RNAcentral holds the full RNA, with entries from ENA. Small-subunit ribosomal RNA, central domain from an uncultured bacterium, 349 nucleotides, folded computationally. The coordinates come from a structure-prediction model, not an experiment, and the mean pLDDT is 88.
Context: one part of a larger RNA
RNA sequence: UUGGGUUUAAAGGGAGCGUAGGCGGAUGCUUAAGUCAGUUGUGAAAGUUUGCGGCUCAACCGUAAAAUUGCAGUUGAAACUGGGUGUCUUGAGUGCAGUAGAGGUAGGCGGAAUUCGUGGUGUAGCGGUGAAAUGCUUAGAUAUCACGAAGAACUCCGAUUGCGAAGGCAGCUUGCUGGACAGUAACUGACGUUGAGGCUCGAAAGCGUGGGGAGCAAACAGGAAUAGAUACCCUGGUAGUCCACGCCGUAAACGAUGACUACUAGGUGUCGGGUGGCAAAGCCAUUCGGUGCCGCAGCAAACGCAAUAAGUAGUCCACCUGGGGAGUACGUUCGCAAGAAUGAAACUC
Numbered sequence: 001u002u003g004g005g006u007u008u009a010a011a012g013g014g015a016g017c018g019u020a021g022g023c024g025g026a027u028g029c030u031u032a033a034g035u036c037a038g039u040u041g042u043g044a045a046a047g048u049u050u051g052c053g054g055c056u057c058a059a060c061c062g063u064a065a066a067a068u069u070g071c072a073g074u075u076g077a078a079a080c081u082g083g084g085u086g087u088c089u090u091g092a093g094u095g096c097a098g099u100a101g102a103g104g105u106a107g108g109c110g111g112a113a114u115u116c117g118u119g120g121u122g123u124a125g126c127g128g129u130g131a132a133a134u135g136c137u138u139a140g141a142u143a144u145c146a147c148g149a150a151g152a153a154c155u156c157c158g159a160u161u162g163c164g165a166a167g168g169c170a171g172c173u174u175g176c177u178g179g180a181c182a183g184u185a186a187c188u189g190a191c192g193u194u195g196a197g198g199c200u201c202g203a204a205a206g207c208g209u210g211g212g213g214a215g216c217a218a219a220c221a222g223g224a225a226u227a228g229a230u231a232c233c234c235u236g237g238u239a240g241u242c243c244a245c246g247c248c249g250u251a252a253a254c255g256a257u258g259a260c261u262a263c264u265a266g267g268u269g270u271c272g273g274g275u276g277g278c279a280a281a282g283c284c285a286u287u288c289g290g291u292g293c294c295g296c297a298g299c300a301a302a303c304g305c306a307a308u309a310a311g312u313a314g315u316c317c318a319c320c321u322g323g324g325g326a327g328u329a330c331g332u333u334c335g336c337a338a339g340a341a342u343g344a345a346a347c348u349c
Stems, first nucleotide, its partner, number of pairs: 003321004008302001012317001014201004021194003025088007033081002035077008048066007091191001092188003095184002098181002103177007110154001114150008125136002162169002206247006215241002220236004258316006266294013298305002322349003331342004
């Protein structure tokens, strides 16, 4: 390489959009590039295979045939693939009339809590722990009442709930805006799928500039505990956490499970729609789309998966190929930096 694989053994790209490329619905006509058949030329000799022959046999040698699975020309075939052309509607999309939603973004508003400030009441403690101490407090703390300020987060509802491609999204309200779903069947007529490169998005931490800073809190300081304690516990506390703009581009970015399509027993919840039945807000039947659980066949090393497949098949992409060395070195690209991406070998077991 082939092959075999990728939930957990090595292995699914963090996610989407999409270029090239690959693959691609039904039907008619046509073409003849692929495909198939005939034929011609060529495919050196030696070698190989088979028959026969020559050295006493054999090795060896001679001779005839085959093979040389290829290439080129030519004559045909037209099922399939491809090209051309016409038609179709079931794939895909649009329209119409509806539905649900923490989907995104910008603005406005709200109450509780926390801390701080001012004033009142009030007096000796408060706080903290396993127990303490550091700490705060007669310059009046803690507690309590009133008023004011600030920043951040939104109790209950709340749920195997919902939405989003993923990251993620939760007080209320307004503007703008993306997608999904059910119904209808008016329109387009294969417009599809996957997607190397590429582009965009991408938690937290971190970085740059300027704001903001209540609470929390790396670092740091102190108190404990300990043999020690650069920790776990306590008292403080700065970056940061928040906002705007710009970087970074990584995570156990997880369902550790790539995307799309079709098919393959059932049962039972739940969310969003539709249809039918019953007098009914309720129940029953059925159907589409999501989200869970149980379970047959099948699969699986087992655990388990099981119409949301890890089953049965197809298309395309990504990735793996013993452990360590090592996600390291070197080189290159990107980055302000931190670093990221790509990514070996010697050696060793």